Predicted 3D model of a 71-nucleotide RNA (transfer RNA) from a Minisyncoccota bacterium.
Taxonomically the source falls in Minisyncoccota (Bacteria, Bacillati).
RNA sequence: GCGAGAUUAGUACAGUGGUAGUACGUUUGCUUCCCAAGCAAAGAACGCCAGUUCGAUUCUGGUAUCUCGCU
Numbered sequence: 001g002c003g004a005g006a007u008u009a010g011u012a013c014a015g016u017g018g019u020a021g022u023a024c025g026u027u028u029g030c031u032u033c034c035c036a037a038g039c040a041a042a043g044a045a046c047g048c049c050a051g052u053u054c055g056a057u058u059c060u061g062g063u064a065u066c067u068c069g070c071u
Stems, first nucleotide, its partner, number of pairs: 001070007010024004018054001026042005047063005
């Protein structure tokens, strides 16, 4: 230099053109003499910039970071 893949909650991962979800974790409450466990609830995220579209996390282009391969 070229090519491919990935980027979604604090962490690990789903997801699909029409409100974004699961597990663990966090906070609060209940239970308990206390802790743990259990139950209920809450908060928390689509890397960035454009384009297409009535509508983009999803499709397209560029860009950033990471991984792999070629040279």